Record summary
This is a predicted structure of a 498-nucleotide part of an RNA (small-subunit ribosomal RNA, 5' domain) from an uncultured bacterium.
[in-house]
Context: one part of a larger RNA
RNA sequence: GAUGAACGCUGGCGGCGCGCCUAACACAUGCACUUUGAACGGCACCCACCCUCGGGUGGAGGCGAGUGGCGAACGGCUGAGUAACACGUGACCAACCUGCCCCACGCACCGGGAUAGCCGGGGGAAACCCCGGGUAAUACCGGACGUCCCCGGGACGGCGCAUGCCGUCCCGGGGGAAGCCCAGGCGGCGUGGGAUGGGGUCGCGGCCCAUCAGGUAGACGGCGGGGUAACGGCCUACCAAAGCGACGAUCCAUAGCCGGCCUGAGAGGGUGGACGGCCACAUUGGGACUGAGACACGGCCCAGACUCCUACGGGAGGCAGCAGUGGGGAAUAUUGCACAAUGGGGGAAACCCUGAUGCAGCGACGCCGCGUGAAGGAAGAAGUAUCUCGGUAUGUAAACUUCUAUCAGCAGGGAAGAAAAUGACGGUACCUGACUAAGAAGCCCCGGCUAACUACGUGCCAGCAGCCGCGGUAAUACGUAGGGGGCAAGCGUUAUCC
Numbered sequence: 001g002a003u004g005a006a007c008g009c010u011g012g013c014g015g016c017g018c019g020c021c022u023a024a025c026a027c028a029u030g031c032a033c034u035u036u037g038a039a040c041g042g043c044a045c046c047c048a049c050c051c052u053c054g055g056g057u058g059g060a061g062g063c064g065a066g067u068g069g070c071g072a073a074c075g076g077c078u079g080a081g082u083a084a085c086a087c088g089u090g091a092c093c094a095a096c097c098u099g100c101c102c103c104a105c106g107c108a109c110c111g112g113g114a115u116a117g118c119c120g121g122g123g124g125a126a127a128c129c130c131c132g133g134g135u136a137a138u139a140c141c142g143g144a145c146g147u148c149c150c151c152g153g154g155a156c157g158g159c160g161c162a163u164g165c166c167g168u169c170c171c172g173g174g175g176g177a178a179g180c181c182c183a184g185g186c187g188g189c190g191u192g193g194g195a196u197g198g199g200g201u202c203g204c205g206g207c208c209c210a211u212c213a214g215g216u217a218g219a220c221g222g223c224g225g226g227g228u229a230a231c232g233g234c235c236u237a238c239c240a241a242a243g244c245g246a247c248g249a250u251c252c253a254u255a256g257c258c259g260g261c262c263u264g265a266g267a268g269g270g271u272g273g274a275c276g277g278c279c280a281c282a283u284u285g286g287g288a289c290u291g292a293g294a295c296a297c298g299g300c301c302c303a304g305a306c307u308c309c310u311a312c313g314g315g316a317g318g319c320a321g322c323a324g325u326g327g328g329g330a331a332u333a334u335u336g337c338a339c340a341a342u343g344g345g346g347g348a349a350a351c352c353c354u355g356a357u358g359c360a361g362c363g364a365c366g367c368c369g370c371g372u373g374a375a376g377g378a379a380g381a382a383g384u385a386u387c388u389c390g391g392u393a394u395g396u397a398a399a400c401u402u403c404u405a406u407c408a409g410c411a412g413g414g415a416a417g418a419a420a421a422u423g424a425c426g427g428u429a430c431c432u433g434a435c436u437a438a439g440a441a442g443c444c445c446c447g448g449c450u451a452a453c454u455a456c457g458u459g460c461c462a463g464c465a466g467c468c469g470c471g472g473u474a475a476u477a478c479g480u481a482g483g484g485g486g487c488a489a490g491c492g493u494u495a496u497c498c
Stems, first nucleotide, its partner, number of pairs: 001497003005494005012370006018363002020328001025326003029323003035069002039067002042063002045061001046059005078280002087205007096198002101194007109143004118133006148175012179186003214244001221239002224236003256278004260271004283304005306317004334360001336359003342356001343354004373403004383394004407439001410433004417425001442487005447468003453482005463470002
């Protein structure tokens, strides 16, 4: 000098930030991912008409539950694990994928069978499940034309750093679609290109221990096969005898990495909280499904531990999302407001959702700014301290006089942030007026280092102390007082880094 700090004493205001560093301990409650009726069958309400009073038909809007689509893989949290191509940086993929978005070209023909909701019946304490009947679609399935694409074989041309790549043509095999609102749009299928996002490989770089010296069995390589979007011992059968290591393998310990941040003249050292990028994880371990994308925090299955419900047959749960609770701890906040803005998802839109976000609340935790008054006022009141009793100090300090009103308080006005409308913040910021010096100073230190001295008490006691060291009867070093020094809404102490 610095800090995500804590502790002690003290504490007026504002702005901007920051706030579980410990138990990746366990969690009550609420909220955090839904949307779409312009994909679909339907449903209740409203209006009109009919009516055998059970209901039926038509119309305009709307919609719980359900089918379908998109989203839920983003955003948000955490740092457990990880010494690794995880990260940083550079290069490569002729070995790859990419929903929504953009550009270009082409296409959308004919059919079919189901199923939820619903109705009827049944089982169960519940979670929920079963049977029968009937129904729709942009849900599912079949066929056709084959532009086009993929696979196999062949011919020709061009090119490359190797395996090879690109283009044209021929033969054989395989592969597609969906409609809706309604007259103008939104969609669907295929191919090529773009953009974005991702996947993979390699060079180099960044910790400790040699009181860890040998380590390795899919382990190193080849071939056949499988698998993947793709390369690969990724997986598998066989073959072969390898591959790593004192240029530190292997084992153990520690640790998310970086941009940065702190310190320092720099070199360097330390660090990775907030913000941004990447990675990993989501009660512990394992697994796949769906999908453009997951091996998926608020999805599924299995196993374990734990908690809860139960009619004992069986079920339910996962805050390292936002708040909040217990616990641990020296220690870290509200079960707040709003979608007004920015951004995200869905929708043609209106709009809906959004604990992302914007704000507010709490905390001197930090940085910055401001105030607690200003001028005048005695050879100098009182009090207090000291004294050689003359005085000296506190001290222009106070009183007193004059003045001012920043902040706080009161009253009036009152934004920008919002493109026409829409403001949580908020009657906030800000402006104006009236009003009273009123409501607002402490903490540490005074032996040397180091700025600041006297008195009394104590008597190696009580105590102080960062180092040197003070205290045993005159202690500037202990305690108190007066005085002084330093910093100031803070001041000291402790811890840690340079």

The coordinates come from a structure-prediction model, not an experiment, and the mean pLDDT is 86. The full RNA is in RNAcentral, with records from ENA.